About this RNA:
Model confidence (mean pLDDT): 81 of 100. Two RNAs folded together computationally: RNase P RNA and transfer RNA, 429 nucleotides in total. Rfam match: Bacterial RNase P class A.
[in-house]
RNA sequence: GAAGCUGGCCAGACAGUCGCUGCGUCCGUCAGGGCGGAGAGGAAAGUCCGGGCUCCACAGAGCAAGAUGCCGGUUAACGACCGGACGCCGUGAGGCGAUGAACAGUGCCACAGAGAACAGACCGCCGAUGGCUGCGUAAGCAGAACAGGUAAGGGUGAAACGGUGGGGUAAGAGCCCACCGCGGACGUGGCAACACGGACGGCACGGUAAACUCCAUCUGGAGCAAGACCAAAUAGGCAAGCUUUGGCGCGGCUCGCGUCGCUUGCGGGUAGGUUGCUUGAGCGUCAGGUAACGAAACGCCUAGAGGAAUGACUGUCCACGACAGAACCCGGCUUAUCGGCCAGCUUCACCU
RNA sequence: GCCCCCGUCGUCUAGAGGCCCAGGACGCCACCCUUUCAAGGUGGAAAUCGCGGGUUCGAAUCCCGCCGGGGGCACCA
Numbered sequence: 001g002a003a004g005c006u007g008g009c010c011a012g013a014c015a016g017u018c019g020c021u022g023c024g025u026c027c028g029u030c031a032g033g034g035c036g037g038a039g040a041g042g043a044a045a046g047u048c049c050g051g052g053c054u055c056c057a058c059a060g061a062g063c064a065a066g067a068u069g070c071c072g073g074u075u076a077a078c079g080a081c082c083g084g085a086c087g088c089c090g091u092g093a094g095g096c097g098a099u100g101a102a103c104a105g106u107g108c109c110a111c112a113g114a115g116a117a118c119a120g121a122c123c124g125c126c127g128a129u130g131g132c133u134g135c136g137u138a139a140g141c142a143g144a145a146c147a148g149g150u151a152a153g154g155g156u157g158a159a160a161c162g163g164u165g166g167g168g169u170a171a172g173a174g175c176c177c178a179c180c181g182c183g184g185a186c187g188u189g190g191c192a193a194c195a196c197g198g199a200c201g202g203c204a205c206g207g208u209a210a211a212c213u214c215c216a217u218c219u220g221g222a223g224c225a226a227g228a229c230c231a232a233a234u235a236g237g238c239a240a241g242c243u244u245u246g247g248c249g250c251g252g253c254u255c256g257c258g259u260c261g262c263u264u265g266c267g268g269g270u271a272g273g274u275u276g277c278u279u280g281a282g283c284g285u286c287a288g289g290u291a292a293c294g295a296a297a298c299g300c301c302u303a304g305a306g307g308a309a310u311g312a313c314u315g316u317c318c319a320c321g322a323c324a325g326a327a328c329c330c331g332g333c334u335u336a337u338c339g340g341c342c343a344g345c346u347u348c349a350c351c352u
Numbered sequence: 353g354c355c356c357c358c359g360u361c362g363u364c365u366a367g368a369g370g371c372c373c374a375g376g377a378c379g380c381c382a383c384c385c386u387u388u389c390a391a392g393g394u395g396g397a398a399a400u401c402g403c404g405g406g407u408u409c410g411a412a413u414c415c416c417g418c419c420g421g422g423g424g425c426a427c428c429a
Stems, first nucleotide, its partner, number of pairs: 001348010012317007020039002023036005041323001045334002048332005053223004060255004065219005070084005085099001086097004100214002105212002107208003122154002124150003129147002132143004162180006181203001182201002186197004227275004237266006246260004268428003282300004288293001318321001353425007362378004370409001380396005402418005
């Protein structure tokens, strides 16, 4: 210098004018007005997880159902995050991984192929042994390939019941041997996942659990249109269904607890206000910890609307500005995003 | 704001790991029949199964993430 990897940060800037919504304060003839200060995001989004909060029993038991799934930790909690193990990818920095169990059981493995799960002789090889044919007095020799043997080779397939080499054999075969792979009592290290070594075993154990399932852990339901209070209005009407071995709270079932009518449709009325509402598992500094995280102390205050504010215009400048707008609140994940800055690291080339 | 459901030829749909590069009906196109049209008959075209990943030998189907569309939810008696 070029090409990358990882992590973090910013999201046009400044000035002026006119508005909009809360807050504080002052004036007020209670209509309002003056002054001061504040006013969207890293994703406010998707609503995919987790928690707070509220009500239903201060939320109970069992079954079912669902979720998660290597190990250890962080956390209010999690399917998130951090560290480690293992596997795959990359020259590397690094990245990705739903990564428990397939000797508890059940299912599935289409087509092709001879055979698809404790398998299988289609081609091939052999035909030692038995039988057959020929020669030979006989021992035997030769031949064909009938019985049969054979899982080395070909072929099929995603997958064919360890691989390579040697011995062995009629031909072959873990049949025997060496190396590799696999299983593996046990030993060493580690909290653990796991790693290393390994007597022994001739191989016994195909794949699939994002198929049912088993094992371990976790989960009660609803959601701020939750819930609480005030006010206003009307016909507590009609029909259907269920009825005490029942209905409802309890939106899977049973038990249990509470309660005594309940559900649906049609019809009727009001569609106003207050609260919940923003000070919080908050942010920063910081002991500690490899890290996620984070004790005590100190400091800071950062929208709270309700048909829904957070805007418009003008001027100057530049790299000409992306995705996008809070609605009870947090922690994550995922998705969208013009660009820019910083830090650490890797590979290659060159110079000293 | 919150909670659900759906997506397959132009339209309505079947499908629930292989028999499906996807079947049927209506519609469309061509031919036959008819003087002509309709009806009828024969044949054909038409779908990356909303999109992108993953599991599996194999995905419309199973899992995950997006995209698009639709529906419901106030209070009183």